Overview
Transfer RNA from Parcubacteria group bacterium GW2011_GWB1_40_14, 75 nucleotides, folded computationally. The organism belongs to Bacteria candidate phyla, within Bacteria. Its Rfam family is "tRNA". It was read from a public genome assembly. Model confidence (mean pLDDT): 82 of 100.
């Protein structure tokens, strides 16, 4: 410089290729049950500008540009 990958909840993710109700799963955090207590287990609830901007559509995590950030291969 040139070329790829990844960016979603505190944390590791999955959904993007095939656009469509209200965006989800484990851990975790909080509350309840349970127990003398504590863990487990069972219920239950909070927590999200999907990295940022603009296009495209009736509708965007999802498709398009550009940008950022990180990581890998090359010269």
């Nucleotide at each position: 410089g040139g070329g790829g990958g990844c960016u979603u909840a505190g944390c590791u993710c999955a959904g993007c290729c095939u656009g469509g109700u209200u965006a989800g799963a484990g851990c975790g955090g909080c509350g309840g049950u349970c127990u003398u207590a504590c863990a487990u287990g069972c219920c239950g609830c909070a927590g999200g500008u999907c990295c940022u901007u603009g296009g495209u559509u009736c509708a965007a995590a999802u498709c398009c540009a550009a940008g950022a950030g990180u990581c890998c291969c090359u010269a």